This is a predicted structure of a 480-nucleotide part of an RNA (small-subunit ribosomal RNA, 3' major domain) from an uncultured Gammaproteobacteria bacterium. Rfam family: Bacterial small subunit ribosomal RNA. The coordinates come from a structure-prediction model, not an experiment, and the mean pLDDT is 85. RNAcentral holds the full RNA, with entries from Greengenes.

Context: one part of a larger RNA
RNA sequence: UGACGGGGGCCCGCACAAGCGGUGGAGCAUGUGGUUUAAUUCGAAGCAACGCGCAGAAUCUUACCGCCUCUUGACAUGGUCCGUCGCGCUGGCGUGAGAGCGCCGGUUUCGGUGCGGCUGGACGGAUCACAGGUGCUGCAUGGCUGUCGUCAGCUCGUGUCGUGAGAUGUUGGGUUAAGUCCCGCAACGAGCGCAACCCCUACCCUUAGUUGCCAGUGGUUCGGCCGGGCACUCUAAGGGGACUGCCGGUGACAAGCCGGAGGAAGGCGGGGACGACGUCAAGUCAUCAUGGCCCUUACGGGGCGGGCUACACACGUGCUACAAUGGCGGCGACAGAGGGCAGCUAGACCGCGAGGUCGUGCGAAUCCCGAAACGCCGUCUCAGUUCGGAUUGCACCCUGCAACUCGGGUGCAUGAAGUCGGAAUCGCUAGUAAUCGCAGAACAGCAUGCUGCGGUGAAUACGUUCCCGGGCCUUGUACA
Numbered sequence: 001u002g003a004c005g006g007g008g009g010c011c012c013g014c015a016c017a018a019g020c021g022g023u024g025g026a027g028c029a030u031g032u033g034g035u036u037u038a039a040u041u042c043g044a045a046g047c048a049a050c051g052c053g054c055a056g057a058a059u060c061u062u063a064c065c066g067c068c069u070c071u072u073g074a075c076a077u078g079g080u081c082c083g084u085c086g087c088g089c090u091g092g093c094g095u096g097a098g099a100g101c102g103c104c105g106g107u108u109u110c111g112g113u114g115c116g117g118c119u120g121g122a123c124g125g126a127u128c129a130c131a132g133g134u135g136c137u138g139c140a141u142g143g144c145u146g147u148c149g150u151c152a153g154c155u156c157g158u159g160u161c162g163u164g165a166g167a168u169g170u171u172g173g174g175u176u177a178a179g180u181c182c183c184g185c186a187a188c189g190a191g192c193g194c195a196a197c198c199c200c201u202a203c204c205c206u207u208a209g210u211u212g213c214c215a216g217u218g219g220u221u222c223g224g225c226c227g228g229g230c231a232c233u234c235u236a237a238g239g240g241g242a243c244u245g246c247c248g249g250u251g252a253c254a255a256g257c258c259g260g261a262g263g264a265a266g267g268c269g270g271g272g273a274c275g276a277c278g279u280c281a282a283g284u285c286a287u288c289a290u291g292g293c294c295c296u297u298a299c300g301g302g303g304c305g306g307g308c309u310a311c312a313c314a315c316g317u318g319c320u321a322c323a324a325u326g327g328c329g330g331c332g333a334c335a336g337a338g339g340g341c342a343g344c345u346a347g348a349c350c351g352c353g354a355g356g357u358c359g360u361g362c363g364a365a366u367c368c369c370g371a372a373a374c375g376c377c378g379u380c381u382c383a384g385u386u387c388g389g390a391u392u393g394c395a396c397c398c399u400g401c402a403a404c405u406c407g408g409g410u411g412c413a414u415g416a417a418g419u420c421g422g423a424a425u426c427g428c429u430a431g432u433a434a435u436c437g438c439a440g441a442a443c444a445g446c447a448u449g450c451u452g453c454g455g456u457g458a459a460u461a462c463g464u465u466c467c468c469g470g471g472c473c474u475u476g477u478a479c480a
Stems, first nucleotide, its partner, number of pairs: 001480002003477003007474007015464002019428005026320008034311002042053002064306007073130001077129009088107008110120003132295002135293003141289002143284003146280001148278001153192006159168003172183003198272004203240007212230001218226002243266001246260005322421001326380007338369003343362002347358004387418001392413007434456007
């Protein structure tokens, strides 16, 4: 100087407390451990691994296993020799699971030229350098990322103090979300952080009208449908608006704090992007790049099939429930954000349905995909049930070369566990939790995952003693 303390002081954070909903019990989904296996590829490991890399494992993917097969190689550059004359397009035979191996063709016929198999170029073959490796090392690395932590800290120059390590500044008194600001002070300044500048959202104005509007009028087959019009809604570009600016109180007359006015909005309005010096030899050699090491008829390349989907078990994360603020049937209503041509599909018809057939509009503020919870009416009456839907049987639909291993969906039948969950444990402070549906990425197909979107919409916070993490000062130390 740090680190640590079941030392002290001050102060924060859904850290506790106060509340609401969960997990831990059940069934299933998914990841992991373990076990099994020819293989169940590899990585991730307390927080910060475990719906994680995987924003799509039937083949492919695929790195694993079995068998078959190739050897200058699927891909790059160059050298030497031989052959062909290009490329490109394309047919057939044998064998085979295919890759491959063996064989026969078609079309068309390269540039220069001293015309010569001279040369350039391309292709094929041989050969040599080399290619190739998701093989090892994240304890050799770059890059990227997690984490402490959006925590308020981390430093420097000069000066001063100290023999020195170092200190001071950065401590102190107030204050703040903040090393935020004020005051004081042997310090005076400065940098990286904080904040602001950026984006979305809340209000208004301007500009602009093939979206919107009977606002005012006319027509109407009643639909902004038509004429007509940009007022409004909206869209998207620019601007305004909030600064403790104003008033009162308080405070050291400061910074600020409390209350009030006005305002769409206050005292950082709400959200996002943004992550200091560093820590964990944290993670990644399997995104990529890369040093070293290793393989070279194989640790490289291709193919078919299998595996990654196994199952006595154990754990994490979820979904669905155990019902009456509920289930079922009928009728009725209201979003936002997105996506759409190998696509989204109106409408009609067929089918109980998944879906199929015909067919229309739209490369889309124009057409299409489009809510559910909710409301009203009826029914069920506390039961393992009209709860719950696992499991299984049969019959179908869709995607795809192909759903046996191993996809999703529909109908009928079957209806399991489960009556609110031990010890323990998680999230959340407001348009939040809870609850309800919608969309998107990737994708042929496959979602309870993920990323977004809106609808309905709470309860509670006395307080900081205690648990966890953190900041500043101080104290002890046999630790560095």